[in-house]
Context: one part of a larger RNA
RNA sequence: CUGGGCGUAAAGGGUCCGUAGGCGGCCAUGUGUGUCGGGUGUGAAAUCCUGCAGCUUAACUGCAGAACUGCGCUCGAAACUACAUGGCUAGAGUAUUGGAGAGGUGAGUGGAAUUCCAGGUGUAGCGGUGAAAUGCGUAGAUAUCUGGAGGAACACCAACGGCGAAGGCAGCUCACUGGACAAUUACUGACGCUGAGGGACGAAAGCGUGGGGAGCGAAAGGGAUUAGAUACCCCUGUAGUCCACGCCCUAAACGAUGUCAACUAGACGUUGGCCCCAUUUAAGGGGUUAGUGUCGAAGCUAACGCGUUAAGUUGACCGCCUGGGGAGUACGGCCGCAAGGUUGAAACUC
Repeated sequence: CUGGGCGUAAAGGGUCCGUAGGCGGCCAUGUGUGUCGGGUGUGAAAUCCUGCAGCUUAACUGCAGAACUGCGCUCGAAACUACAUGGCUAGAGUAUUGGAGAGGUGAGUGGAAUUCCAGGUGUAGCGGUGAAAUGCGUAGAUAUCUGGAGGAACACCAACGGCGAAGGCAGCUCACUGGACAAUUACUGACGCUGAGGGACGAAAGCGUGGGGAGCGAAAGGGAUUAGAUACCCCUGUAGUCCACGCCCUAAACGAUGUCAACUAGACGUUGGCCCCAUUUAAGGGGUUAGUGUCGAAGCUAACGCGUUAAGUUGACCGCCUGGGGAGUACGGCCGCAAGGUUGAAACUC
């Protein structure tokens, strides 16, 4: 230096941005970095290889050749690569117009429901379970009506639907704001892809400070069940769940499938655009484009399955795997307030 792999067997980094690096569209001219050819110098000897020879043979040894696949210098080639210069528009981007969307942040606001408080009506139960009991209730509960308080979540619409890089995002209104998509022309002119380090974001739980606290509810207490019951069931119930700011940085962070690009039968849905056709009460048919689904040709796959949203056929770049256990542990480093995270062995054993 080299192999084979990564949906489910070990293996895709949680996601994106981006530094170095790697890789990179079409045309022309030049240079000659890599590349290729010739010449030349060097590449010590020994060793290896070939031929001949010497010890009776061999090992061994001697002589000659070849080789030393390399490097320097020099002459030349110019297809590819590189570099330089100029140009192009198919990649990428900008402008214009337009519609879609739970994309984000902040502020405001609405109704239903639960709970609590006050009052009215009203009387003996309510609640809960497999059955019960704890619990609540004659100090008037449950039920019902009126008024009030407060917090959290937004039924129907709702979808096999939409948006977002991922995590994720759902009442309504306003303000600010990101991205994607379509159509038409115009413009820039390779400005691109990937991305070790690095940076940002990152569910839930958890942590710090200060608020808030209706419902739910780890812990805890009680009642049951049971041989026991540190559970499942029931009655309570604290952290927490909510808000602000600051941390934590993990996940079955999953499509268990990295990103980008190209190519490769179809069929049927669905969302957002655009175009065409016919009709006009409504609606429909076709094409195209960007998503999102189901089924499937070829092909792939150990099989299951995947199948233009590939796990097909290729290319570029990154990450990762290398028998099970020990172990995602120990030690050390870095990060963290802590919890812990990250990096990550070995002995031993099968």
Predicted 3D model of a 350-nucleotide part of an RNA (small-subunit ribosomal RNA, central domain) from a metagenome.